[in-house]
Molecule: Bacterial RNase P class A
Organism: uncultured Tateyamaria sp.
RNA sequence: GCGGAGAGGUGGAUGGCCGCUUUGGCGGGGCAACCUGCCGGGGAGGAAAGUCCGGACUCCAAAAAGCAACGGUGCCGGGUAACGCCCGGGCGGGGCAACCCGACGGAAAGCGCCACAGAAAACAGACUGCUCUGCAUGCAGAGCAAAGGUGAAAAGGUGGGGUAAGAGCCCACCGGGGGGCUGGCAACAGCGCUCGCAUGGCAAGCCCCACCGGGAGCAAUGCCAAAUAGGGACCGCGCGCCGGGCAACCGGCGGGGCUGCUUUUGCCCCAGCAGGUCCGGGUUGGCAGCUAGAGGGGUGUUGGUAACAGCACCCCAAGAGGAAUGGUCAUCUCGGGCGGGGCAACCCGUCUAUGACAGAAUCCGGCUUAUAGCCUCUCCGCGCAU
Numbered sequence: 001g002c003g004g005a006g007a008g009g010u011g012g013a014u015g016g017c018c019g020c021u022u023u024g025g026c027g028g029g030g031c032a033a034c035c036u037g038c039c040g041g042g043g044a045g046g047a048a049a050g051u052c053c054g055g056a057c058u059c060c061a062a063a064a065a066g067c068a069a070c071g072g073u074g075c076c077g078g079g080u081a082a083c084g085c086c087c088g089g090g091c092g093g094g095g096c097a098a099c100c101c102g103a104c105g106g107a108a109a110g111c112g113c114c115a116c117a118g119a120a121a122a123c124a125g126a127c128u129g130c131u132c133u134g135c136a137u138g139c140a141g142a143g144c145a146a147a148g149g150u151g152a153a154a155a156g157g158u159g160g161g162g163u164a165a166g167a168g169c170c171c172a173c174c175g176g177g178g179g180g181c182u183g184g185c186a187a188c189a190g191c192g193c194u195c196g197c198a199u200g201g202c203a204a205g206c207c208c209c210a211c212c213g214g215g216a217g218c219a220a221u222g223c224c225a226a227a228u229a230g231g232g233a234c235c236g237c238g239c240g241c242c243g244g245g246c247a248a249c250c251g252g253c254g255g256g257g258c259u260g261c262u263u264u265u266g267c268c269c270c271a272g273c274a275g276g277u278c279c280g281g282g283u284u285g286g287c288a289g290c291u292a293g294a295g296g297g298g299u300g301u302u303g304g305u306a307a308c309a310g311c312a313c314c315c316c317a318a319g320a321g322g323a324a325u326g327g328u329c330a331u332c333u334c335g336g337g338c339g340g341g342g343c344a345a346c347c348c349g350u351c352u353a354u355g356a357c358a359g360a361a362u363c364c365g366g367c368u369u370a371u372a373g374c375c376u377c378u379c380c381g382c383g384c385a386u
Stems, first nucleotide, its partner, number of pairs: 001382010012332007020043010045357001049368002052366005057217004062265006070213005075089005090104001091102004105208002110206002112202003127148002129144007156174006175197001176195003180191004221288004231279005240253005254270005295316009334355001335352007
């Protein structure tokens, strides 16, 4: 200097004027709702997006425990409120490398699939062929699966010996099964022993195993006001016994009902019942939920490889309600366009901050997707110079 990889930041700034919204203080008017004056504070994002995960919170339901169904994750260890996330490690794959990716438990529990081609696709083989024997110029018998062909994949691979020709038939090394020692918390790695050797793939096919998960969601939910049809149909086993009381009624037992199911507790009902199923009507108004949380950031320190956790101090903080957070003027700066000069670096003039992706809606932790430009740090490869 060129190319590549990883991480972080920013994604305009300053001032004036006018406007919107929220909030604090000091007043004025008003019964109140609210109106109004002055002085202050705050007001879209790194993804606010996707709605893919995990929660906080609310209801189902008055709870607890278990189970079913359904769903999710899937190497080991750690972090976290939790996660399918993050960090570290292992193994496998890509890359010269820095680095990146992984749907990473099980194929001797079972079922299923592997088109076409091919002789044959898993209790799987003889198309071209090789060897021997007989007869005789291609027919029969026997042996072979090493060479070739088909295919994504064909009964381990390479080399040697052996054989009529061949084959783990035998041997060496690699691979595989079994088991031992060492290191490591572990996943795993290394070393050596033994066996010619249980022989394809797919589980991002069903499935098996381990672990985790109740369901809906702020349009949750709660209150006030108002209105309607205290609507209609069907189902509803059991409608009992005892005691007190003149009776009304009270108490107990029994029976029925209330979450997908079961158990325990709790509550409701025993008749035009509690409850269950379906159809239909009214309410489209106001208030709350609504923004200080596992919150965010900075500095220092302790522990840890790290993610992260603890402690101390400091700073920060939208809450609209059909939906505010804007408009305009001036200046500056980065980038860009045009013109001129210059070998180039760059210089001068001029135009341009709507100049990328894109806007809160209950909140938070992640992931994924989109993203012009600018800045910083670290690492790898190649080339050159000193």